[in-house]
Source information:
Predicted 3D model of a 73-nucleotide RNA (transfer RNA) from Candidatus Beckwithbacteria bacterium CG23_combo_of_CG06-09_8_20_14_all_47_9. It was read from a public genome assembly. Rfam family: tRNA. About the family: Transfer RNA (tRNA) molecules are approximately 80 nucleotides in length.

RNA sequence: CGGGGUGUGGCUCAGUUGGUAGAGCGCUGCGUUCGGGACGCAGAGACCGCCGGUUCGAGCCCGGCCACCCCGA
Numbered sequence: 001c002g003g004g005g006u007g008u009g010g011c012u013c014a015g016u017u018g019g020u021a022g023a024g025c026g027c028u029g030c031g032u033u034c035g036g037g038a039c040g041c042a043g044a045g046a047c048c049g050c051c052g053g054u055u056c057g058a059g060c061c062c063g064g065c066c067a068c069c070c071c072g073a
Base pairs, nucleotide, nucleotide: 001072002071003070004069005068006067007066010025011024012023013022019056027043028042029041030040031039049065050064051063052062053061
């Protein structure tokens, strides 16, 4: 320098044909217990790597850039 992949709650990952983002673990509160764990119930937490574009509407489509990984030179 060229090609490809990945980027979504604290962590690991889903997210269909564009239609207002979900799960598990973790966290908080309550119940249970002598207390804790386990278990049960309830709850908080991401507007999607960044900037633009298309569209009535973008995590999803298009362009540029950034970070990491792989391949080639």